[in-house]
Context: one part of a larger RNA
Molecule: large-subunit ribosomal RNA, domain VI
Organism: Sedimentisphaera salicampi
RNA sequence: CGUAAGAACCUUGAGAAGAUGUUUCCCUAGUACGAGAGGAUUGGGAAGCACUGACCGCUGGUGUACCAGUUGUGCUGCUAAGUGCAUUGCUGGGUAGCUAAGUCGGGACAGGAUAACCGCUGAAGGCAUCUAAGCGGGAAGCCAACUUCAAGAUUAGGGUUCUACAGUUCCCUGGAAGACUACCAGGUUGAUAGGCCGGGUGUGUAAGUGUAGAAAUACAUUAAGCUAACCGGUACUAACGAACAGAUA
Numbered sequence: 001c002g003u004a005a006g007a008a009c010c011u012u013g014a015g016a017a018g019a020u021g022u023u024u025c026c027c028u029a030g031u032a033c034g035a036g037a038g039g040a041u042u043g044g045g046a047a048g049c050a051c052u053g054a055c056c057g058c059u060g061g062u063g064u065a066c067c068a069g070u071u072g073u074g075c076u077g078c079u080a081a082g083u084g085c086a087u088u089g090c091u092g093g094g095u096a097g098c099u100a101a102g103u104c105g106g107g108a109c110a111g112g113a114u115a116a117c118c119g120c121u122g123a124a125g126g127c128a129u130c131u132a133a134g135c136g137g138g139a140a141g142c143c144a145a146c147u148u149c150a151a152g153a154u155u156a157g158g159g160u161u162c163u164a165c166a167g168u169u170c171c172c173u174g175g176a177a178g179a180c181u182a183c184c185a186g187g188u189u190g191a192u193a194g195g196c197c198g199g200g201u202g203u204g205u206a207a208g209u210g211u212a213g214a215a216a217u218a219c220a221u222u223a224a225g226c227u228a229a230c231c232g233g234u235a236c237u238a239a240c241g242a243a244c245a246g247a248u249a
Stems, first nucleotide, its partner, number of pairs: 001152001005163007015149004021049007033038001051106005059100004066093005071086006111143002117137004167244004171187005192238003195234005202226002208221005
């Protein structure tokens, strides 16, 4: 821009893409078959492997915004307590998120038309013949079935609601959305983000003081203190503002 009025929402599916895997074991059954050795068709069940989708409750990884320990050195006048630098100085743990090695799932069933092939009926050709007319069966393959996209499918589809009302955008607060855009949640009639409050989680018992000891240190106060991205609450802070909106009647 189109889809011949403007919008919001819900859809159909022409078409396209993806997927389609495979092994072993058990029962049927040591049965049918076979002199024996051996050893099924069929039907049912169970475990794998590879590939793949989703997720983070579990097991872990990461986690330079969390906690603790510790070395050297500088600084805060000194003690103590902190802090800078040294690969995040080094070390031990670790929330959210993201993840695999973790967890759950998938390729199921049942169809249609067929290939090779197997048949029925059956002439040409009194027989025979699956074929010439006609009718069946038959594959991991084909078409559907399964998953996703999908009306620019210009053949531009269908439906519901609104009717000058609707609706939309810029801007702003943000996001388990994201390169940008887009998408989604909000913009005071407000929990969108920050802050604050409560909880959770993690770390592992803060500082100060007291007691014991010559001291290092230990113990008590104290499962303390601190705690990111998590959960909930709360308008304290910031969401201020500005536009667009056809042609008719």